[in-house]
This is a predicted structure of a 71-nucleotide RNA (transfer RNA) from an uncultured Lachnospiraceae bacterium. Rfam family: tRNA. By type it is a transfer RNA. It was read from a public genome assembly. The prediction has a mean pLDDT of 80.
RNA sequence: UGCGGAUUGGUGUAACGGCAGCACAGCAGACUCUGACUCUGUUAGUAGAGGUUCAAAUCCUCUAUCCGUAG
Numbered sequence: 001u002g003c004g005g006a007u008u009g010g011u012g013u014a015a016c017g018g019c020a021g022c023a024c025a026g027c028a029g030a031c032u033c034u035g036a037c038u039c040u041g042u043u044a045g046u047a048g049a050g051g052u053u054c055a056a057a058u059c060c061u062c063u064a065u066c067c068g069u070a071g
Stems, first nucleotide, its partner, number of pairs: 001070007010024004018054001026042005047063005
């Protein structure tokens, strides 16, 4: 440098172009003499910039980072 892949709350992981879920973690409450466990509620997210579309995490282009591969 070419080609291929990945990027979604703090972490891991889903999502036919049609309300972005789940688990853990965090916070608040219940329980407890206190803590842990358990239960209830709750905060927080689509790598960046454009394009297509009534509608984009999803399709297209460019960029960034990481991984693999060829020389």